[in-house]
Context: one part of a larger RNA
RNA sequence: CUCUCUCUAAGGAACUCGGCAAAAUGGCCCCGUAACUUCGGAAGAAGGGGUGCCCACGAAAGUGGGUCGCAGUGAAGAGAUCCAGGCGACUGUUUACCAAAAACACAGGUCUCCGCAAACAAGCAAUUGGAAGUAUGGGGGCUGACGCCUGCCCAGUGCCGGAAGGUUAAGGAAGUUGGUCAGGGGGUUUCCCUAAAGCUGACGACUGAAGCCCCGGUGAACGGCGGCCGUAACUAUAACGGUCCUAAGGUAGCGAAAUUCCUUGUCGGGUAAGUUCCGACCCGCACGAAAGGCGUAACGAUCUGGAUGGUGUCUCAGAGAGAGACUCG
Repeated sequence: CUCUCUCUAAGGAACUCGGCAAAAUGGCCCCGUAACUUCGGAAGAAGGGGUGCCCACGAAAGUGGGUCGCAGUGAAGAGAUCCAGGCGACUGUUUACCAAAAACACAGGUCUCCGCAAACAAGCAAUUGGAAGUAUGGGGGCUGACGCCUGCCCAGUGCCGGAAGGUUAAGGAAGUUGGUCAGGGGGUUUCCCUAAAGCUGACGACUGAAGCCCCGGUGAACGGCGGCCGUAACUAUAACGGUCCUAAGGUAGCGAAAUUCCUUGUCGGGUAAGUUCCGACCCGCACGAAAGGCGUAACGAUCUGGAUGGUGUCUCAGAGAGAGACUCG
């Protein structure tokens, strides 16, 4: 010097990204216990007091008296607590071996599909799951307890419904046309012209479903939810007006937020001093209503800020124990 421990004057977070680590609290009995609340909780809230041994009484609980120590749950083991905020309701689940969370799940909500040989899924199929179930059931999507709520837009896309018209495949098909060719005519070994039926091609008016076009509906379907200019008897601002565009121009609530660039916004609180924190304001670069909005008791090895207590985290280091390091073997 390193590691694992023990103790430390005065101070007590001045350490540090951050109280990381350590210290502290601790059992049992009694007293006492706030906001808030879903009335269950919060709660072991917080905060106090007691605790050994001996004697008497007593069924015990206990009561009274005595007594020792610095110290009586005499060693060990055994909650630190409070205030405020974000997120997620909660208990659960997760990256086996860098992430345990605000992520996943969840009960609840809602939309949609499915009438049973169900929808859907596995399989080439047989078949099987769904289900030895039957809409108070099963599949899929979104949301995520509870409370108060969930606005406007159906133009685009999707889905559902409609069937008049337009378009439209294979197929069918009147008709038109080519090849082949009996026969006929001409020439006369070969060829030329013409040509019925059959067979075989080409074109083809017309006919021809769904789909698409079209007409409606539908947002807890995919999604979307404006701009410019002017105006009030100080100023400022604009309840008001004008105009352009749109399918419709963001309602309630919330808001420098897990979202705010400018930004350490401005004001207030806390501190001697606060880019964090809390409460407000609203100029929302770029919140917003089931990719839910806003609240919320309880809960959390969650995240953020503050406080009390206690501390070698620190001012600032010292002493000690053990194990290494070092020397010899």
Predicted 3D model of a 329-nucleotide part of an RNA (large-subunit ribosomal RNA, domain IV) from Scytonema sp. UIC 10036. The full RNA is in RNAcentral, with records from ENA. The coordinates come from a structure-prediction model, not an experiment, and the mean pLDDT is 88. Its Rfam family is "Bacterial large subunit ribosomal RNA".